[in-house]
RNA sequence: GCGAAAUUAAUUCAGUGGUAGAAUGUCUGCCUUCCAAGCAGAACGUCAGCGGUUCGAAUCCGCUAUUUCGCU
Repeated sequence: GCGAAAUUAAUUCAGUGGUAGAAUGUCUGCCUUCCAAGCAGAACGUCAGCGGUUCGAAUCCGCUAUUUCGCU
């Protein structure tokens, strides 16, 4: 230099154009002599950034950024 992949909650990940989710974690309450476990509830997100397409974009397209892999 060229090519490919990834980027979504604190973490690990779903989500193939129509209300952003799960698990774990955090906080509160119940339960318990206490802890753990269990039960109930709550807080959590600029869907990496900018632009485009569309009635409507996390999703499609382009550019940028970061990370990983391969080729030279």
This is a predicted structure of a 72-nucleotide RNA (transfer RNA) from a Caulobacteraceae bacterium. Taxonomically the source falls in Caulobacteraceae (Bacteria, Pseudomonadati, Pseudomonadota, Alphaproteobacteria). It matches the Rfam family "tRNA". Gene Ontology term of the family: triplet codon-amino acid adaptor activity. The family's RNA type in Rfam is transfer RNA. Rfam describes the family as follows. Transfer RNA (tRNA) molecules are approximately 80 nucleotides in length. Its mean pLDDT, the model's own confidence on a scale to 100, is 81.